[in-house]
RNA sequence: GGACGAACGCUGGCGGCGUGCUUAACACAUGCAAGUCAAGGAGAACGUUUCCUUCGGGGAAUUAUUAAACUGGCGAACGGGUGAGUAACGCGUAGGCAACCUGCCUUAGAGAUUGGGAUAACCCCGCGAAAGCGGAGCUAAAACCGAAUAAUGCAGCGGUCCCUUCGGGGAACAGUUGUUAAAGCGGGCUUCGGCUCGUACUUUAAGAUGGGCCUGCGUUCGAUUAGCUUGUUGGUAAGGUAACGGCUUACCAAGGCGAUGAUCGAUAGCUGAUUUGAGAGGAUGAUCAGCCACACUGGGAUUGAGAUACGGCCCAGACUCCUACGGGAGGCAGCAGUGGGGAAUUUUGCGCAAUGGGCGAAAGCCUGACGCAGCAACGCCGCGUGAUCGAUGAAGCUUCUAGGAGCGUAAAGAUCUGUCGUAAGGGAAGAAAAGUUCGGAUGUAAAUAGCAUUCGUUCUAGACGGUACCUUACAAGAAAGCACCGGCUAACUUCGUGCCAGCAGCCGCGGUAAUACGAGGGGUGCUAGCGUUGUCCGGAAUUAUUGGGCGUAAAGGGUUCGUAGGCGUUUUGACAAGUCAAUUGUUAAAUACAUCGGCUUAACCGAUGAAAUGCAUUUGAAACUGUCGAAAUAGAGUAUAGGAGAGGAAAGCGGAAUUCCUGGUGUAGCGGUGACAUGCGUAGAUAUCUGGAAGAACACCAGUGGCGAAGGCGGCUUUCUGGCCUGAUACUGACGCUGACGCGCGAAAGCUAGGGGAGCAAACAGGAUUAGAUACCCUGGUAGUCCUAGCCGUAAACGUUGGGCACUAGGUGUUGGGGGUAUCGACCCCCUCAGUGCCGAAGCUAACGCAUUAAGUGCCCCGCCUGGGGAGUACGACCGCAAGGUUGAAACUCAAAGGAAUUGACGGGGGCCUGCACAAGCGGUGGAGCAUGUGGUUUAAUUCGAUGCAACGCGAAGAACCUUACCUGGGUUUGACAUGUACUUGAAAGCCGUAGAGAUACGGCCCCUCUUCGGAGCGGGUACACAGGUGCUGCAUGGCUGUCGUCAGCUCGUGUCGUGAGAUGUUGGGUUAAGUCCCGCAACGAGCGCAACCCUCGCCCUUAGUUGCCAGCAGGUGAAGCUGGGCACUCUAGGGGGACUGCCGAUGAUAAAUCGGAGGAAGGCGGGGAUGAUGUCAAGUCCUCAUGGCCUUUAUAUCCAGGGCUACACACGUGCUACAAUGGCCGGUAUAAUGGGUUACAAUACCGCGAGGUGGAGUUAAUCUCUAAAAGCCGGUCUCAGUUCGGAUUGCAGUCUGCAACUCGACUGCAUGAAGGUGGAAUCGCUAGUAAUCGCGGAUCAGCAUGCCGCGGUGAAUAUGUUCCCAGGCCUUGUACACACCGC
Repeated sequence: GGACGAACGCUGGCGGCGUGCUUAACACAUGCAAGUCAAGGAGAACGUUUCCUUCGGGGAAUUAUUAAACUGGCGAACGGGUGAGUAACGCGUAGGCAACCUGCCUUAGAGAUUGGGAUAACCCCGCGAAAGCGGAGCUAAAACCGAAUAAUGCAGCGGUCCCUUCGGGGAACAGUUGUUAAAGCGGGCUUCGGCUCGUACUUUAAGAUGGGCCUGCGUUCGAUUAGCUUGUUGGUAAGGUAACGGCUUACCAAGGCGAUGAUCGAUAGCUGAUUUGAGAGGAUGAUCAGCCACACUGGGAUUGAGAUACGGCCCAGACUCCUACGGGAGGCAGCAGUGGGGAAUUUUGCGCAAUGGGCGAAAGCCUGACGCAGCAACGCCGCGUGAUCGAUGAAGCUUCUAGGAGCGUAAAGAUCUGUCGUAAGGGAAGAAAAGUUCGGAUGUAAAUAGCAUUCGUUCUAGACGGUACCUUACAAGAAAGCACCGGCUAACUUCGUGCCAGCAGCCGCGGUAAUACGAGGGGUGCUAGCGUUGUCCGGAAUUAUUGGGCGUAAAGGGUUCGUAGGCGUUUUGACAAGUCAAUUGUUAAAUACAUCGGCUUAACCGAUGAAAUGCAUUUGAAACUGUCGAAAUAGAGUAUAGGAGAGGAAAGCGGAAUUCCUGGUGUAGCGGUGACAUGCGUAGAUAUCUGGAAGAACACCAGUGGCGAAGGCGGCUUUCUGGCCUGAUACUGACGCUGACGCGCGAAAGCUAGGGGAGCAAACAGGAUUAGAUACCCUGGUAGUCCUAGCCGUAAACGUUGGGCACUAGGUGUUGGGGGUAUCGACCCCCUCAGUGCCGAAGCUAACGCAUUAAGUGCCCCGCCUGGGGAGUACGACCGCAAGGUUGAAACUCAAAGGAAUUGACGGGGGCCUGCACAAGCGGUGGAGCAUGUGGUUUAAUUCGAUGCAACGCGAAGAACCUUACCUGGGUUUGACAUGUACUUGAAAGCCGUAGAGAUACGGCCCCUCUUCGGAGCGGGUACACAGGUGCUGCAUGGCUGUCGUCAGCUCGUGUCGUGAGAUGUUGGGUUAAGUCCCGCAACGAGCGCAACCCUCGCCCUUAGUUGCCAGCAGGUGAAGCUGGGCACUCUAGGGGGACUGCCGAUGAUAAAUCGGAGGAAGGCGGGGAUGAUGUCAAGUCCUCAUGGCCUUUAUAUCCAGGGCUACACACGUGCUACAAUGGCCGGUAUAAUGGGUUACAAUACCGCGAGGUGGAGUUAAUCUCUAAAAGCCGGUCUCAGUUCGGAUUGCAGUCUGCAACUCGACUGCAUGAAGGUGGAAUCGCUAGUAAUCGCGGAUCAGCAUGCCGCGGUGAAUAUGUUCCCAGGCCUUGUACACACCGC
């Protein structure tokens, strides 16, 4: 995608044609579904007419050639239903019967004579509840029974002829013996004798139709069903049948079937066909048609032409019903219908008008067959739900960037039509025949009767149905839904929801911006339907005949031999089984196909045609296959001459080593391990020497060397024995290949019995290791390992590659032969056969790879595979002593499992390399007190963020108020702030006063500007748009930042390689700090990074000298560049130079470069800075800013006061100060740099112990000032103490800033004087002007650094090196990882 006898959900206007219990072959109430008849006898009733009457009634006729029942005939064996059984000659197909039957029908012949006795109905009696039954009496027939006649019937006997499958048969010819029939009825004529017609009957022969039996072929699954069979197989005889036959019986024989699947089990009606598919196939077997089987279940016969009988009988059983309990009745798988079962399947309808059937001469009767109607969108087909105009693109809804866009000519409105609908009117075909009336014709006959045939004519009959159809009127009026819109797959948006609710065929959606859930709008598809579910086919080459595979994805049997089977060399002759061609028959109808036709069309229906792959018949061909015959030698084999070999079996022999034993020497250890210990040893070990014993295995040779079918085989010798190779000839003459089943062989371990036992060594014991250690390590040690005999029958039994044959480039080793050339000879070289390796072309392969030893190209045979798990499990069977082996499922479960290769990442993989990464050092942190940040806790609030490295002296370069976002309380609502519109107003601000904690409110003072007079500007108020938000989401974002990492990497274009992912370049050899450079290279180039260009420090030159400097000159002071003067120097700040592996040597590949040296202030990047590739971490930030979405709007906005962010059992990070003598204290004394300063820095001077105060020179700064540098140095004191160390804490008294130091600032003085004596595990920084140590400055700032950012002073130690820890780079390798080892 297609299909359906479907079901379910939502929806539903009409018609036509079909279809409708797939389940319980479950049980059935009720009605109907098979009767009919010129035979027969007997023979009612109602009604009508008439007679009699006592008016109650009775009789007769008719009804009546009647009904009903009975005898008899025919039918009931058809038609209709169902699919339980059946794996079968049941069905299909093709044949056979010379082994058979056939009522009714057709044709032809012959006949139908003569008798007899009963019986039902009826009547009478009796029994019984009923069903029904019994007895007596009467009667008929086409019922029944005799006799006669009889054939070309049947049976027996014996001939001729013909055919034959040799068994037999005949339909041909002519004999003989026996035997078997009958029924009438109706019509016409009649001279009453009979004649004639029709029908019925008997018999014979044939036909037609229908059946019976037999045979070939085909017809589901299971071998976890392998053996089955005793009437079984055959024969003889008899019986039986319509007929053959073990169909049945007796006897005889021992057969018959089976791997080409018997037997058994399971399932199933078969077919034409239906459905799908390109086909081959697959699935199905409703409706229609053919056959079969069945009729409550099982069995049986009777009747009959036909039954072993759906609406017959008998018996048994189950069930149901009736009963007077004694007995009886019943069979819907006929049509309707009921219950039940089920997801599910219709009316207890009409009619025999048509078609068909039964009976009948016919009329006719019967017919739930059938024709119709009803129900059901169950299916197929057709039609409709309107058509044409109609833009203010209405309203409404949806969306939006708020402008607009979409639904949309859609609607409204106008004009029109009338399918359908409603109403009225008209109104079929289906009817042909048959019968009947009348009139002819022909035949029969004597006949104008009759009968038959036929022509014309009259009448009779329609369930459907007043239906189809037609006409008229009315009126757009009554008629659209369903599914879907993430991809597959046509169709997109908004809201809601927030891993919830839900969706889902597969992949998968949903955790706050869901095109995937739900809803709205819009769209797509189909349409009176649309979806869902189920089943079948397709796609699926996913069971592969067409048309697949097996080295690694599932899959080659462990291996040989070999049976059946399959396949098989050359030539020739014959045959004709296969094969091919033609012919004939058949292949039912329907279906399907083509054409034509009929219903308005279609579905549907009809006609004609073609086809029907199959089977059979006949004829022909002879290439190929086959069979038979004859020949051949190439395949295969035999003989012969040589050859190699761990091929096999048995026997014997040998040396080395190990262990043990004896003896000697000898002394304290040995042994073992990463390190120990158990163990052995003073009873003398280990070591060493002599001798002896025992068992097992065979060093070197030894080799991708050899042999074997595989397993496997290794000291030497002998015997026996299998196979292989080579050479040359001769012989056999296809003897061959493969091989289901089968017989053997088959490592190790294991088993049985008996030996043997040195070493080794499961189990076991002990010692170690470890959290544990039933292990790895060690010391011991038993089975076993060895031999003999026998089992077992499996292995990663692997080349993970079955065997055979043939063909298809090479190169190079090696083993065993042969030949050639050459040589004295061995080598060497060339050719060839057989093995065994490596590398490679074509080709193949998913790739890896294979490649004359194929995984290439072909042929033949065998084995095996069909997603993963369950599972090589269970059950069964076979084998085994056992262990176990062989064979070998299913339920259930998953959406994967798997192969090869790629890129990464990772590895307690490898190689190379780097880094304060380790090591070597120096100093810290971790312990104390304090500062500061964080967690936690607390709180009305302790605002928020940052959380491994890469949060934690972080945002914060500075929280008393403010800041401030938090809390409490008090206020305001167009608002503290922006813009606009409309109206109104002339004030508002400021100052003062009152109330209040203040915000604020009220009052007072003060009180606009310009103007063309329209208004404008500015400000206040009111209203509306809107403002506002440090509210949420850093996982919606921009920007900025951190980090790997200043690590050396990250990419692109073109080309090339690969099916592809991708690779190459970027790898390799060197080298570098560097993907830095050189060389090589299927790559060649390029970009972002590296480096350089920039700043700064270090040297020099130059330019310029004030506020800087002072060499020389002069002046001058208590002193001083203080002054004149100068710019040489320092310095300042502009510009240049300088360093480039440039030079020399060595190493290196003659390269790049490295090492050393010279010169130089500086040397190999001179030191420091700025500079941060592609990317990673959903890293950080919505509280800098910007911004989507959401939330809030008398509050999450805004104003104010106070409080909080400063809390405090505790934990952590970062720091400061210390613990002291390399020190503290006191006194004296020397030397910086960076910077700052006008709301500022502030000198001299004075006051205060001090913080500081008073005061104010100078300075907008190389000028003045902050400014004292400190460590250092000199001198003194302290003397190892909780101290003259240390300074926390606390008390008192003060200073300063500020509106204000209570919560909560800094500083000063006096007093107090805590912990702390160098810090556990652990951990941090640093490679030179670095660490350490010392002080100074600045930003923020009213005030407030132990923090931060800078500055200078003093100034070390160590680096042998890269094994290890951590991090990183490149190459390579493994991977079952890819959220990538914090994996799985």

RNAcentral holds the sequence, with entries from ENA and Greengenes. Predicted 3D model of a 1384-nucleotide RNA (small-subunit ribosomal RNA) from an uncultured bacterium. Its Rfam family is "Bacterial small subunit ribosomal RNA". The prediction has a mean pLDDT of 81.